Source information: The RNA shown here (c-di-GMP-I riboswitch aptamer) has 87 nucleotides and comes from a bacterium. Its mean pLDDT, the model's own confidence on a scale to 100, is 90. Rfam family: c-di-GMP-I riboswitch aptamer. Gene Ontology term of the family: cyclic-di-GMP binding.
[in-house]
RNA sequence: ACCUGAAAAGGGCAAACCCAUCGAAAGGUGGGGACGCAAAAUCACCGGUCUAACGGGCUCCGGCCCCAUGACAGCGGGAUUGCCAGG
Numbered sequence: 001a002c003c004u005g006a007a008a009a010g011g012g013c014a015a016a017c018c019c020a021u022c023g024a025a026a027g028g029u030g031g032g033g034a035c036g037c038a039a040a041a042u043c044a045c046c047g048g049u050c051u052a053a054c055g056g057g058c059u060c061c062g063g064c065c066c067c068a069u070g071a072c073a074g075c076g077g078g079a080u081u082g083c084c085a086g087g
C1' cells in the first nucleotide's frame, strides 16, 4: 500500500416508535429507545427517491396540476478520511 471480516478486544453509531423543538412540507436537531451497521464517518459529483413553500397553470373557488432553489449519505455508484484483527 492492497485484499478480507469467521472469531476476539476496546469501543462507536442508532431504524421504527415516543417526547420536545425548528420547518410550508419532506426532513433536521436534542432526549428516550434499539432494527440494524466495519465506514450507518464526511461530501449532493452521477443516477434514484421524497416534499412543493415561492413561482406558474387550471378552477365548479372546494381544490387540482407543474416546478427544487428544499431534503434523503441507513437507496445504488463515486470521491475523501478512518478503529481492530487476519492475509
Base pairs, nucleotide, nucleotide: 002087003086004085005084012037013036017032018031019030020029021028022027035074041080042079043078045077046076047075048072049071050070055066056065057064058063